This is a predicted structure of a 1453-nucleotide RNA (small-subunit ribosomal RNA) from an uncultured prokaryote. RNAcentral holds the sequence, with entries from ENA. Model confidence (mean pLDDT): 83 of 100.

RNA sequence: UGCAAAGCGAACGGAAACGAUGGAGAGCCUGCUCUCCAGGCGACGAGCGGCGGACGGGGGAGUAAUACAUAGGAACCUGCCUGAUAGUGGGGGACAACAUGAGGAAACUCAUGCUAAUACCGCAUACGUCCUACGGGAGAAAGUGGGGGAACUCGAGACCUCAUGCUAUCAGAUGAGCCUAUGUUAGAUUAGCUAGUUGGCGGGGUAAAAGCCCACCAAGGCGACGAUCUAUAGCUGGUUUGAGAGAACGAUCAGCCACACUGGGACUGAGACACGGCCCAGACUCCUACGGGAGGCAGCAGGAGGUAAGAGGGCACAAGGGGCGAAAGCCUGAGGCAGCAAUGCCGCGUGUGUGAAGAAGGCCUUCGGGGUGUAAAAAGCACUUUCAGUAGGGAGGAAAAGUUGAUGGUUAAUAACCAUUGACCCUGACGUUACCUACAGAAGAAGCACCGGCUAACUCCGUGCCAGCAGCCGCGGUAAUACGGAGGGUGCAAGCGUUAAUCGGAAUUACUGGGCGUAAAGCGCGCGUAGGCGGUUAAUUAAGUCAGAUGUGAAAGCCCUGGGCUCAACCUGGGAACUGCAUUUGAAACUGGUUAACUAGAGUGUGGUAGAGGAGAGUGGAAUUUCAGGUGUAGCGGUGAAAUGCGUAGAGAUCUGAAGGAACACCAGUGGCGAAGGCGGCUCUCUGGACCAAAACACUGACGCGGAGGGGCGAAAGCGGGGUGAGCAAACGUGAUGAGAGACCCCGUUAGUCCACGCCGGAAACGAGGUCAACACUAACUGUUGGACGGGUUACCGUUUAGUGGUGCAGCUAACGCAAUAAGUUGACCGCCUGGGGAGUACGGCCGCAAGGCUAAAACUCAAAUGAAUUGACGGGGGCCCGCACAAGCGGUGGAGCAUGUGCUUUAAUUCGAUGCAACGCGAAGAACCUUACCGCCCUUGACAUUGAUAGAAUCCUGUAGAGAUACGGGAGUGCCUUCGGGCCUUGAAAACAGGUGCUGCAUGGCUGUCGUCAGCUCGUGUCGUGAGAUGUUGGGUUAAGUCCCGCAACGAGCGCAACCCUUGUCCUUAGUUGCCAUCAUUUAGUUGGGCACUCUAGGGAGACUGCCGGUGACAAACCGGAGGAAGGUGGGGACGACGUCAAGUCAUCAUGGCCCUUAUGGGCAGGGCUACACACGUGCUACAAUGGCCGGUACAGAGGGUUGCCAACCCGCGAGGGGGAGCUAAUCUCAGAAAACCGGUCUCAGUUCGGAUUGGAGUCUGCAACUCGACUCCAUGAAGUUGGAAUCGCUAGUAAUCGCGUAUCAGCGUGACGCGGUGAAUACGUUCCCGGGCCUUGUACACACCGCCCGUCACACCAUGGGAGUGGGCUGCACCAGAAGUAGGUUGCUUAACCUUCGGGAGAGCGCUUACCACGGUGUGGUUCAUGACUGGGGUGAAUCGUAACAAGGUA
Repeated sequence: UGCAAAGCGAACGGAAACGAUGGAGAGCCUGCUCUCCAGGCGACGAGCGGCGGACGGGGGAGUAAUACAUAGGAACCUGCCUGAUAGUGGGGGACAACAUGAGGAAACUCAUGCUAAUACCGCAUACGUCCUACGGGAGAAAGUGGGGGAACUCGAGACCUCAUGCUAUCAGAUGAGCCUAUGUUAGAUUAGCUAGUUGGCGGGGUAAAAGCCCACCAAGGCGACGAUCUAUAGCUGGUUUGAGAGAACGAUCAGCCACACUGGGACUGAGACACGGCCCAGACUCCUACGGGAGGCAGCAGGAGGUAAGAGGGCACAAGGGGCGAAAGCCUGAGGCAGCAAUGCCGCGUGUGUGAAGAAGGCCUUCGGGGUGUAAAAAGCACUUUCAGUAGGGAGGAAAAGUUGAUGGUUAAUAACCAUUGACCCUGACGUUACCUACAGAAGAAGCACCGGCUAACUCCGUGCCAGCAGCCGCGGUAAUACGGAGGGUGCAAGCGUUAAUCGGAAUUACUGGGCGUAAAGCGCGCGUAGGCGGUUAAUUAAGUCAGAUGUGAAAGCCCUGGGCUCAACCUGGGAACUGCAUUUGAAACUGGUUAACUAGAGUGUGGUAGAGGAGAGUGGAAUUUCAGGUGUAGCGGUGAAAUGCGUAGAGAUCUGAAGGAACACCAGUGGCGAAGGCGGCUCUCUGGACCAAAACACUGACGCGGAGGGGCGAAAGCGGGGUGAGCAAACGUGAUGAGAGACCCCGUUAGUCCACGCCGGAAACGAGGUCAACACUAACUGUUGGACGGGUUACCGUUUAGUGGUGCAGCUAACGCAAUAAGUUGACCGCCUGGGGAGUACGGCCGCAAGGCUAAAACUCAAAUGAAUUGACGGGGGCCCGCACAAGCGGUGGAGCAUGUGCUUUAAUUCGAUGCAACGCGAAGAACCUUACCGCCCUUGACAUUGAUAGAAUCCUGUAGAGAUACGGGAGUGCCUUCGGGCCUUGAAAACAGGUGCUGCAUGGCUGUCGUCAGCUCGUGUCGUGAGAUGUUGGGUUAAGUCCCGCAACGAGCGCAACCCUUGUCCUUAGUUGCCAUCAUUUAGUUGGGCACUCUAGGGAGACUGCCGGUGACAAACCGGAGGAAGGUGGGGACGACGUCAAGUCAUCAUGGCCCUUAUGGGCAGGGCUACACACGUGCUACAAUGGCCGGUACAGAGGGUUGCCAACCCGCGAGGGGGAGCUAAUCUCAGAAAACCGGUCUCAGUUCGGAUUGGAGUCUGCAACUCGACUCCAUGAAGUUGGAAUCGCUAGUAAUCGCGUAUCAGCGUGACGCGGUGAAUACGUUCCCGGGCCUUGUACACACCGCCCGUCACACCAUGGGAGUGGGCUGCACCAGAAGUAGGUUGCUUAACCUUCGGGAGAGCGCUUACCACGGUGUGGUUCAUGACUGGGGUGAAUCGUAACAAGGUA
């Protein structure tokens, strides 16, 4: 802005617009146009009138009951509709419209005048109706339309008839109104509410019952079965989910309610207190001439705003429905259609078959291939054409109504009208409908999510705790199936994912269907009110209960079964169901009620028994302390050790006496009593309870159980005002300890502890186990306390009962465990629980003198918190055992100098690695160059490998420049083999590639270290346990040993131990050269002959096994002792290292995945560096001396090495060494003189005749080369050092200590490493302690496993929250003011058509005024809730600080 409620002229007066007809007039283009007249006609604006605007449509603000659902009820109304009865007669006065005048900007209004009716008002009549004092009284109406023959009438008409209205009344139907019962959210941190409140009488009022309203009277009514208050909410059929019971919801559709800008009010009407009506108040918007007016989309569209979010200013009334009308018809944003939105449900399509060269591409790859993949491939071949497209055809939704015939009804009537029927005519928004046919062509039509597990589906690349993902667990820190992309795959599909929400799973609020010893959970314990539950018998009743019938439980929906759209969704017929409620008829077992009884429950009496049961009064001894006195002298006391303290003013000790308070040793006991708390010397008084007898002594006769609220008791501590006060003892004061010590320990001491009274009502008030009952079970065994009975030999035994303990079967339990004292099986009642933290806290309320108690949340935060048990690990837990672990010894290190390695520092570089034990004389068995990886200078298919066109023998000699690599030249040389293809060797373009001691040992293999040569680590079968797991493997012995024996729900087995292997110690045998020499010969010499006896060598054997004896032990294993023996209990030594741990070490031995470099992180080269030097550490050597140094002499090894080698004799040199050249490929020759030792000499305690560093000089050797930077020799020099702080290392016998020798590496070079022999000790009581380890057991809040875990304060940041002077809103109570519109009452103020009238007036009405009620508004004072607030309290979460409270005996349980 448009539309959504109009319609009726067949109720009326009419005539503003339109049309037809008739008449009149005018113009002329003579068949048109214009004007006028006629309400006579069709239609009709406005008006009057009737009907409808109370239906239909909308959204859910309010409402917890004036609502809804179900079932009932009586005191009611009901337009239109149906049926019935009776009537519809005769009059009157107005008001609109209209006209005239007036006001106003407008909206609109006023005055005067005319007029009609189905408008209004009397009169008449009254079957029935209403009222009644039963005499009587009251009260209605309206006409209109069609048709019509006779008679009447000028006509209209009367009249007749039909239809339709109207009036009265009775019924019905429909639709409202009212009442009752039951049901319907949460909160008790809302417990009392209520004065019209509850009832009565009377009146008013309504359609109608009623405090609905009023007057009076009474004092009631509701409430723990939840009143009142607060918050939230429309209710239902139903919807979603669920096996169901339930839970959540109340969109669409349907029923009801309430609402219509907000609040109030009535009018009209059958119906409203009225969505598109009225009045008033308020807020807002608009118009205005500022005086005043207008408006209400929670109707349909549409717009703005808001929001995560939602459509067009569509078509038509064709159908069915509604309103009006007689009808035609009009109206209808209700409804019917189509549009928009994949919002949902259903159906369909996007093609089908064949086609392997298994194509290309992209992807992966172990480089062979695989997969995408017959796939959308493509080509090819063979098909189909739904849907969309084009063209053509084409239902059904339509039947009525109307016109005209026929028949029947009605009527006086063949009119008219009505009913039935025939014919004709005509009506479609959707609509280019559904559907059908033809045509062409695979043609036009596939996406989304996911791929770590849950959960179907895996690889590559990129990224590198970044970017990001994430529903939960979690993923990402350089090999990510988890991030991003790709390939592939999986799932669904015109959809797919996400978000939000509901139910389920969740037995996780448990009615069905859970729990409470330790996981959350039994009130601290009695008494007892309400409610709950309740013994036996009989009768009765019929409330519960059960059965039948009837009514209802709307329709739709769900379910079943038919039908219709090609199917389905969808629509439609029928059925079932609606588990409910009500009425009624029965039944009578059980529960309840009533009646009558009973005694087994419960109780009373009688007779006994035990007891720290309670209260009060009195009384006793021991001990502590204090005081007084005596004796007596220097300490006492206290501790881990001390000190404070007391004491010469006489303590402590001891004796005597006195005082005072508190507690009661022994008895004393898983003994007793009590409801619990609790109760302990003895006596008396008062008093509570329990037990026994006894299925039978008497009585009562269900009197019982349990118990929300309530009330009582209630340890210790604490509080109040008194008393008492010996000991003990918070706080406090000292002393110690300690980094600190606000503690543990010590000294002292006050409240308190004690008494009487009054409070408090916090405990791990615990058996972490509520009370009661009934028993059944297996179930038994065994102690003990109090009784009774029986037997008995007076020891005792048996039965039973009430307590109180232990073990244990069934059963239960998550397990641990419980088990007639249940946590087993059942019943009744009460209390309590629902993840951890926040928090038993805040706020509010109640209690308390206070401290505080009771009741008791939320925000926020975490993904856990917890129980029981298991395996480990750990313990300043326990037991047993071992080890040079300690102890007992011997010798060292740490101090000095030097060597060597490391750190740090420096440097161009000081290459890299190793870092507690288990790195540091380690990789390195040997850095001058090389090594070499570092620094510097050069090269780029490369120093090296393969392929390689080409060229050529290869190769050798040599020049110049340069530090060299290298660059440029010169010369010599002209091949070998051959199957005749070629091969060997050199050069070499381009390209593939080489190369890397570059990174990652936390991607790896291999190798190694370590626990540890410790004795352990496991498996199969069986058994036990729900399971993790256990057993075996533990136990008793024993061992070096899980070694062996015995026992045992285990029986066996494996890897480890041991043994087998090597070496050494004894003997035998075989063989004797290079070895040996007793006998014989010969010699300087085993030199030679000879021999192989012996030694020795190296082959094979023997030997040792707890075999023998004695003892111990368990008749075992084994141990102790002994004999024999070379050796004795694994003879000594070695090799050998279980399952595993340390992300131990190594990418620089090697190998290797991935990454990185490619004129360099590769390659070559000379020089330098790895050798630096303030300092620190590790490992060693040499010493500090007399058990020694030096000098001289004299002995004795073993094991090794040697041809690029070892090198003899001999000569030279002081020496290192040089010359020399024999021998030796080694039991032959050689290195090679072993040294300590022994003998003799000297030194005489000194910084020395110790010690040798450092430095100077001179040399030797190796090597291309000893400057940086080798080793050795000689001469000279002669530092430090006089036995080493704290601390720390090795070693148990041929060991430590000490002495020399050899080898590997190597040109040369070691104090190192690995070997060899010589000399050769001391000590071990023992296992308390330190360290490490093994087994068993125990505790655990640890499992990254004590280097663990974890608590609190403080400082900072963030988050939510409590208090808070207050401040600002919302809702609301009470008191009061005020009072619009309206209704009701009053009213001689005014006005007034119908009726009456005696004409004066009256009746009645209206306006005005007033009273009552009342909305908005206002004032005061309360309550409640929300927001906010300087400051402040605690809480939570983070990265840090201080300590170490808890977990182990957590170091003080």